[in-house]
RNA sequence: GUGCUUAUGGUGUAAUGGCAGCACAGCAGUUUGUGGCACUGCUAGUACCGGUUCAAAUCCGGUUAAGCACC
Numbered sequence: 001g002u003g004c005u006u007a008u009g010g011u012g013u014a015a016u017g018g019c020a021g022c023a024c025a026g027c028a029g030u031u032u033g034u035g036g037c038a039c040u041g042c043u044a045g046u047a048c049c050g051g052u053u054c055a056a057a058u059c060c061g062g063u064u065a066a067g068c069a070c071c
Stems, first nucleotide, its partner, number of pairs: 001070007010024004018054001026042005047063005
């Protein structure tokens, strides 16, 4: 340089173009003589900029970052 893949809460991981879930972690509460376990509730996310569409995490273009292959 060329081609391809990936990017989702703090972490890991789902999601046929139609309400973005789950687990762990965190916070608050119940329980307990204290802690842990258990239970209940809460917080927090689609890398960025555009386009298509009634509707985009998803499709298209570009950018950024990471990875793989070739040279």

The RNA shown here (transfer RNA) has 71 nucleotides and comes from a bacterium. RNAcentral holds the sequence, with entries from ENA. Its Rfam family is "tRNA". The family's RNA type in Rfam is transfer RNA.